Context: one part of a larger RNA
RNA sequence: CUAGCGUAAAGGAACUCGGCAAAAAAGCGUCCGUAACUUUGGAAUAAGGACUCCCUCCGCUUUUGUGGAGGGCGCAGCGAAAGAGCCCAGGCGACUGUUUAUCAAAAACACAGGUCUCUGCAAACUCGUAAGAGGAAGUAUAGGGGCUGACCCCUGCCCAGUGCCAGAAGGUUAAGGAAGUAGGUGCAAGCUUGCGACCAAAGCCCUGGUGAACGGCGGCCGUAACUAUAACGGUCCUAAGGUAGCGAAAUUCCUUGUCAGGUAAGUUCUGACCCGCACGAAUGGGGUAACGAUCUGGGCACUGUCUCUACGCUAGACCCG
Numbered sequence: 001c002u003a004g005c006g007u008a009a010a011g012g013a014a015c016u017c018g019g020c021a022a023a024a025a026a027g028c029g030u031c032c033g034u035a036a037c038u039u040u041g042g043a044a045u046a047a048g049g050a051c052u053c054c055c056u057c058c059g060c061u062u063u064u065g066u067g068g069a070g071g072g073c074g075c076a077g078c079g080a081a082a083g084a085g086c087c088c089a090g091g092c093g094a095c096u097g098u099u100u101a102u103c104a105a106a107a108a109c110a111c112a113g114g115u116c117u118c119u120g121c122a123a124a125c126u127c128g129u130a131a132g133a134g135g136a137a138g139u140a141u142a143g144g145g146g147c148u149g150a151c152c153c154c155u156g157c158c159c160a161g162u163g164c165c166a167g168a169a170g171g172u173u174a175a176g177g178a179a180g181u182a183g184g185u186g187c188a189a190g191c192u193u194g195c196g197a198c199c200a201a202a203g204c205c206c207u208g209g210u211g212a213a214c215g216g217c218g219g220c221c222g223u224a225a226c227u228a229u230a231a232c233g234g235u236c237c238u239a240a241g242g243u244a245g246c247g248a249a250a251u252u253c254c255u256u257g258u259c260a261g262g263u264a265a266g267u268u269c270u271g272a273c274c275c276g277c278a279c280g281a282a283u284g285g286g287g288u289a290a291c292g293a294u295c296u297g298g299g300c301a302c303u304g305u306c307u308c309u310a311c312g313c314u315a316g317a318c319c320c321g
Base pairs, nucleotide, nucleotide: 001316002315003314004313005312006311007310008309010307011306014305019302029051030050031049032048037042039150053072054071055070056069057068058067059066060065073077085300086299087298088297089296090295091294092292093291097109098108113148114147115146116145117144118143119142125134126133127132151287152286153285154284156217157216158215161214162213163210164209165208166207167206170205171204172203176199177198180195181194182193183192184191185190218236219235220234221233222232245279246276257273258272259271260270261269
């Protein structure tokens, strides 16, 4: 020096991207005590505090045990070992689960619940060339598919485009049929070649519907008796011009926006504001108790993370043979 450990004055996160790592606390038990919030179940072992050994006496007790009073010893009585650190706030995801065997465990997947759609049974759908099988020894309270994702409050406008659904009319439309007509050939009957009014499906056109279908949800100008702003007006365009709620956000470029809080000092964090470059309602919007080896900020405790290193132990490396 490397690896694994032990101890450390004073300080105590000053370390660092970040308390990473380490330390610490608690554990079981008895007694007391326990907040916000909440879906009234929880949160909760919240937090926080006290006790714990031995002897004598007394009460209760069948024993075990339990309570009270007095006394004893030790640094220390859960006398060893084992055995949650805790709190505050926010993002995301409701939750328990699942996942990249071998760099990702998550906010990703799943989920119960919601909703749309298909399917009447020889079901739809899937596998198979088929027979056949699954679906299902089920039958719409069932089965398949799509989206969303507990719960609570909700889920706005647009059907012009695309998709889907419906539509006994009309237009267009292939093979096929065909009145008729022309050519070749033949004496003819006929054979054959071409044209062809008209008939003729789905589809498309067309007429409607449909957004928890794919999706979309404006611009310019002016205006109030300080200023500023614009409830208001004008105009252009559109299928319709973003409603509720939320908002510098896992989304904000300018940006370390501005104000407030926390710090002596805060590009992070929290609460607000709203000029949303470029949130927005099941590609769900906004909340939300509980939960999380999740992510972010703060605090208590604690510490060799650090100021700033030192010493010791074990095994290597190393030296000699």

Large-subunit ribosomal RNA, domain IV from a Candidatus Peregrinibacteria bacterium, 321 nucleotides, folded computationally. NCBI's taxonomy places the organism under Bacteria, Bacteria candidate phyla, Candidatus Peregrinibacteriota. Its mean pLDDT, the model's own confidence on a scale to 100, is 85. Its Rfam family is "Bacterial large subunit ribosomal RNA".